[in-house]
RNA sequence: UUCUUAUCAAGAGAGGUGGAGGGACAAGGCCCUGCGAAACCUCAGCAACCAUCACAAAAGUGAAAAGGUGCUAAAUCCAUCCCGCAUUUAUGACGGGGAAGAUAAGGA
Repeated sequence: UUCUUAUCAAGAGAGGUGGAGGGACAAGGCCCUGCGAAACCUCAGCAACCAUCACAAAAGUGAAAAGGUGCUAAAUCCAUCCCGCAUUUAUGACGGGGAAGAUAAGGA
């Protein structure tokens, strides 16, 4: 980098450095931000994918949080493409699917 599978409306922030952007991408909406963005560091926390432990023939269920990751504004912030629904007919944080993305595990 790519492929497969699973999950994505829950949950969890303080301090230091830094000094203007950030919310993946692209045009948009909406939002965060000098009452300090991104990034980095420290500590804390959340969750429970892998690993661990117990039960089980297995599927799986449960426990724990020392290990490998991940995460700690807003539904993956919303929407974009297709179908449906509602209405004030161009709108709707309405429903379903897709695409893209994120994370984990396994493979190439």
Notes:
Predicted 3D model of a 108-nucleotide RNA (SAM riboswitch aptamer (S box leader)) from Jeotgalibacillus sp. R-1-5s-1. The organism belongs to Jeotgalibacillus, within Bacteria. It was read from a public genome assembly, where an Rfam model found it.